This is a predicted structure of an 82-nucleotide RNA (c-di-GMP-I riboswitch aptamer). Model confidence (mean pLDDT): 77 of 100.
RNA sequence: AAAGAAAAAAGGUAAAUCUAUCGUGAGAUAGAGACACAAAGCCACGGGUGCUGGAAAGUUGCAGCAUAGCCGGGCUGCCGCG
Numbered sequence: 001a002a003a004g005a006a007a008a009a010a011g012g013u014a015a016a017u018c019u020a021u022c023g024u025g026a027g028a029u030a031g032a033g034a035c036a037c038a039a040a041g042c043c044a045c046g047g048g049u050g051c052u053g054g055a056a057a058g059u060u061g062c063a064g065c066a067u068a069g070c071c072g073g074g075c076u077g078c079c080g081c082g
Stems, first nucleotide, its partner, number of pairs: 012037002017032006035069001041075003045072003048067006
């Protein structure tokens, strides 16, 4: 430097649900909570999914938004046999 099994330690994140606020909505933020996660850290670049809008009247493509805990990709990163 590359690849990377098992175990341990330290620390981290937080699904459903409830409450409050924001949003037309999908959803977001904060508190409680604890299903899970070794990138469940960050980025909407590609695909997917969801919501909204107008066009259209074929059920297709378009625009905007949401989702990184749907997948791929990029950047960064704890421990660590060997």